Source information: Small-subunit ribosomal RNA, 3' minor domain from Pedobacter segetis, 136 nucleotides, folded computationally. Taxonomically the source falls in Pedobacter (Bacteria, Bacteroidota, Sphingobacteriia, Sphingobacteriaceae). Its mean pLDDT, the model's own confidence on a scale to 100, is 80. The sequence was found in a public genome assembly.
Context: one part of a larger RNA
RNA sequence: CACCGCCCGUCAAGCCAUGGAAGUUGGGGGCGCCUGAAGUACGUAACCGCGAGGAGCGUCCUAGGGUGAAACCGAUAACUGGGGCUAAGUCGUAACAAGGUAGCCGUACCGGAAGGUGCGGCUGGAAUACCUCCUU
Numbered sequence: 001c002a003c004c005g006c007c008c009g010u011c012a013a014g015c016c017a018u019g020g021a022a023g024u025u026g027g028g029g030g031c032g033c034c035u036g037a038a039g040u041a042c043g044u045a046a047c048c049g050c051g052a053g054g055a056g057c058g059u060c061c062u063a064g065g066g067u068g069a070a071a072c073c074g075a076u077a078a079c080u081g082g083g084g085c086u087a088a089g090u091c092g093u094a095a096c097a098a099g100g101u102a103g104c105c106g107u108a109c110c111g112g113a114a115g116g117u118g119c120g121g122c123u124g125g126a127a128u129a130c131c132u133c134c135u136u
Stems, first nucleotide, its partner, number of pairs: 003099001005096001008092002011089001013086004018081003023076005031068005039061001041059004047054002102123009
């Protein structure tokens, strides 16, 4: 400071952190497909070798390279959602007294906003009357 009180929500401004998010970008790993050096192994009529074998070629495996789709992690982000704080601003006045329609809870619908209305519930509702009980 004590109704010239208190107080609610929208809106506007600033700051802070944060959710969603098309897109952009980065990371490591895995998978599929294509390609595939060297090399081992295996195979092998033509070439070399009397022969053993060799050369060459082929097959398998593979480092690497290319490519595809997906997942994960991170950065950034148009746009978007509310939240917190702030001197004080805007609109109203919902709550606190019966707060001027008692309030509150749940729910549905509606409304710039607090909120309103319907239905159900509670008294943590005032006043008046009646009933019951207790005290004098």